[in-house]
RNA sequence: AACAGAGUAGAUGCCGUCGCGUAAAGUGCCGUGGGGACGGGGAGUUGCCUUGCGGACGAAGCGAAGUGUUCGCGCGGUGGCGGCAUUGCAUCCCGCUGGC
Numbered sequence: 001a002a003c004a005g006a007g008u009a010g011a012u013g014c015c016g017u018c019g020c021g022u023a024a025a026g027u028g029c030c031g032u033g034g035g036g037a038c039g040g041g042g043a044g045u046u047g048c049c050u051u052g053c054g055g056a057c058g059a060a061g062c063g064a065a066g067u068g069u070u071c072g073c074g075c076g077g078u079g080g081c082g083g084c085a086u087u088g089c090a091u092c093c094c095g096c097u098g099g100c
Stems, first nucleotide, its partner, number of pairs: 003098003010087010020076003029055008040094004061073005
């Protein structure tokens, strides 16, 4: 030197917990504008996340108290946080470990 390897943010699933909606928000879909993140360093997409606006679609309630709300059981491709598991640089250069 060739070659091999490690590690992030994050994403997904399950569980726990606290909420929200059920008087339909949220989730998911389409269009459009903005912002952000992407192993230790640098660059970084047609990929990822997030947000504004517009559009289409669309639902599971029931019981108790008793008079506008509360509580309980459900329901929602529901939100936050925590745990576990799986996956994990788009890509390029350098670095790190083995090779030594």

Background:
Predicted 3D model of a 100-nucleotide RNA (THF (Tetrahydrofolate) riboswitch aptamer). Of the family's consensus pairs, 82% are formed in the model. Rfam family: THF (Tetrahydrofolate) riboswitch aptamer. On this family, see Ames et al., Chem Biol 2010: "A eubacterial riboswitch class that senses the coenzyme tetrahydrofolate". Rfam describes the family as follows. Tetrahydrofolate (THF) riboswitch was first reported for Ames et al. as an RNA motif in 5' untranslated (5'-UTR)regions of folate transport and biosynthesis genes in Firmicutes genomes. Model confidence (mean pLDDT): 80 of 100. It was read from a public genome assembly, where an Rfam model found it.